The part of an RNA shown here (small-subunit ribosomal RNA, central domain) has 350 nucleotides and comes from a Pirellulaceae bacterium. The prediction has a mean pLDDT of 88. Lineage of the source: Bacteria > Planctomycetota > Planctomycetia > Pirellulales > Pirellulaceae.
[in-house]
Context: one part of a larger RNA
RNA sequence: CUGGGCUUAAAGGGUGCGUAGGCGGCUAUGAAGGUCUGAUGUGAAAUCCCACGGCUCAACCGUGGAAUUGCGUUGGAAACCACAUGGCUUGAGGAAGACAGAGGUGAGCGGAACUAAUGGUGGAGCGGUGAAAUGUGUUGAUAUCAUUAGGAACACCGGUGGCGAAAGCGGCUCGCUGGGUCUUUUCUGACGCUGAGGCACGAAAGCUAGGGUAGCAAACGGGAUUAGAUACCCCGGUAGUCCUAGCCGUAAACGAUGAGCACUAGACUGAGGGGACCCCCACAUCCUCUCGGUCGUAGCGAAAGUGUUAAGUGCUCCGCCUGGGGAGUAUGGUCGCAAGGCUGAAACUC
Numbered sequence: 001c002u003g004g005g006c007u008u009a010a011a012g013g014g015u016g017c018g019u020a021g022g023c024g025g026c027u028a029u030g031a032a033g034g035u036c037u038g039a040u041g042u043g044a045a046a047u048c049c050c051a052c053g054g055c056u057c058a059a060c061c062g063u064g065g066a067a068u069u070g071c072g073u074u075g076g077a078a079a080c081c082a083c084a085u086g087g088c089u090u091g092a093g094g095a096a097g098a099c100a101g102a103g104g105u106g107a108g109c110g111g112a113a114c115u116a117a118u119g120g121u122g123g124a125g126c127g128g129u130g131a132a133a134u135g136u137g138u139u140g141a142u143a144u145c146a147u148u149a150g151g152a153a154c155a156c157c158g159g160u161g162g163c164g165a166a167a168g169c170g171g172c173u174c175g176c177u178g179g180g181u182c183u184u185u186u187c188u189g190a191c192g193c194u195g196a197g198g199c200a201c202g203a204a205a206g207c208u209a210g211g212g213u214a215g216c217a218a219a220c221g222g223g224a225u226u227a228g229a230u231a232c233c234c235c236g237g238u239a240g241u242c243c244u245a246g247c248c249g250u251a252a253a254c255g256a257u258g259a260g261c262a263c264u265a266g267a268c269u270g271a272g273g274g275g276a277c278c279c280c281c282a283c284a285u286c287c288u289c290u291c292g293g294u295c296g297u298a299g300c301g302a303a304a305g306u307g308u309u310a311a312g313u314g315c316u317c318c319g320c321c322u323g324g325g326g327a328g329u330a331u332g333g334u335c336g337c338a339a340g341g342c343u344g345a346a347a348c349u350c
């Protein structure tokens, strides 16, 4: 090197863009690097193998052959790989027209609720629980009405609905902006796929600086419960949660299922477009493209299940696994302000 695997047994990188590399559509011609083939030279001898022979046999020895799977030279073949030149349109991309959407970002605006303050009404409780107590209230609470202030989140619509590469995205309006789908088949003409390194994005928590703080709430204080109760329950409550700028780079970052392409029964259903049918329009029906689901055939699977959104059948490229513990530890390196991240053993033991 060669094997078998990666939904749940060990194993898919959190996600994208992309460098090197690997792989790559149809067609014509050329040349002949790989490839195939003929000839020839070489590939020392001994050894190994085969045949025959010599020691009475054997070991051993001799003769001949084969082998020496390699390399060089030379003649040829041209399907395939690579190369050169030219062409094509199905892959890919562009254009035109149309469409859906919580895609991103900035600014402005809105109502409900909550809390606080002030004022009115009112007058003894309120609150909380399994039951209570802590708490709160005659310095007038709870309740109710009005006004004002503030911060955070956006009920209904709302939907196995939509959008996004993933993380994720939900009040309304406007500005800027990314992507997608359909139709036409108008243009370019293989421009493609994957992607070691690399770069970018990346929930929550956490960190730095500055602001903000209504509600909630780690820590913390108190009340209960209990044998105890550093908890579950209750009353409070600070970081934090929010904003701006920067860092961190991890998650059950999950579909526990990498990306791309092709092929392989159907049925039902949601979303976005286009077309047909109909004299026209609408509904219905049918066809078609894209996306999201449910069931299910063959197949696959240890089974659960999966099943055109494959875990089926194939191809290409990347990542990863190789008994449990030790251990995602030690050490070294590297990144980080830190917390820590990434990379990542062994002894020993079963």
Stems, first nucleotide, its partner, number of pairs: 003322004007304002012318001014201004021194003025088006033081002035077008049065006091191001092188003095184005103177007110154001114150008125136002162169002206247006215241002220236004258317006266295011299306002323350003332343004